[in-house]
RNA sequence: UGCCCAUCCGGAGCGGCCGAGAGACCUGGAUCGUUGACGCCGCAGCAACCUUGUCCCCAAGACGGAACCCUGAAAACGGGACGCCGCGGCCCGGCAAAGGUGCUACAGCCAGGACCGAUGGAAA
Numbered sequence: 001u002g003c004c005c006a007u008c009c010g011g012a013g014c015g016g017c018c019g020a021g022a023g024a025c026c027u028g029g030a031u032c033g034u035u036g037a038c039g040c041c042g043c044a045g046c047a048a049c050c051u052u053g054u055c056c057c058c059a060a061g062a063c064g065g066a067a068c069c070c071u072g073a074a075a076a077c078g079g080g081a082c083g084c085c086g087c088g089g090c091c092c093g094g095c096a097a098a099g100g101u102g103c104u105a106c107a108g109c110c111a112g113g114a115c116c117g118a119u120g121g122a123a124a
Base pairs, nucleotide, nucleotide: 001124004121005120006119007118008117013043014042015041016040017039021032022031025113026112027111028110029109044104045103046102049100050099051098052097055094056093061087063086064085065084068080069079070078108116
């Protein structure tokens, strides 16, 4: 950089620096901004997309146990059955500790437009 997949409901701000515009793009509206916005840095937080871990739940199970049925003198060697208890523990879901990102005004604002955009993941 383009292709593909998912999401864009909700949530979460303080300090320092800078100094005029800002939100992804175009037009209009509304909004924020010299009481310092936007941006950058630091810290804090939110969230749960990816990875790891833990716990709960839990499928399979040529795993274990007792009981049951058959044969039989006897189930101890054997065969059967599938329920119970234990072990085990994938996927889904939950938890949010660590790491990789992301996010923390309205808010992906409203109307019209367009090779729409943003973030994460995967493969190139």

Predicted 3D model of a 124-nucleotide RNA (SAM riboswitch aptamer (S box leader)) from Arthrobacter sp. The prediction has a mean pLDDT of 75.